The RNA shown here (SAM riboswitch aptamer (S box leader)) has 115 nucleotides and comes from a Cytophagales bacterium. Of the family's consensus pairs, 97% are formed in the model. It was read from a public genome assembly, where an Rfam model found it. The prediction has a mean pLDDT of 81. Its Rfam family is "SAM riboswitch aptamer (S box leader)". Gene Ontology term of the family: regulation of gene expression.
[in-house]
RNA sequence: GGUUUAUAAAGAACGAAGCGAGAGAACAGGCUCUAUGACCUUCUGGCAACCUCUGGGACGCAACUGCUACAUAGAACGGUGCCAAAUCCUGUCCAACUUUUGGAUACUAUAAACU
Numbered sequence: 001g002g003u004u005u006a007u008a009a010a011g012a013a014c015g016a017a018g019c020g021a022g023a024g025a026a027c028a029g030g031c032u033c034u035a036u037g038a039c040c041u042u043c044u045g046g047c048a049a050c051c052u053c054u055g056g057g058a059c060g061c062a063a064c065u066g067c068u069a070c071a072u073a074g075a076a077c078g079g080u081g082c083c084a085a086a087u088c089c090u091g092u093c094c095a096a097c098u099u100u101u102g103g104a105u106a107c108u109a110u111a112a113a114c115u
Stems, first nucleotide, its partner, number of pairs: 001115008013044001015043004022033003027091004045083003050079002052075004056070001060067002092104005
């Protein structure tokens, strides 16, 4: 890099240092953040609970006490991830119904497994 599955309106920085002009994935439109220093990097702090760990545990599997599913309870040392705004919003399709609302999908991101 590719495939599959799951998740993406919750949560968490007015921290310190560095840098110095753009940033919010890409394209278009909107809207926002930014010299009161954003974005990014390092450190520190935190969030969450995918992996992980401890218990519960079938009417499933197995066959004598085990394994597992789980719209099951918890933990957070470790592997990742994340800490403006719904993935910031819209873009394609469907429905309501009227110019908005709801649903689905795609894209993207992250995790786990496989390759």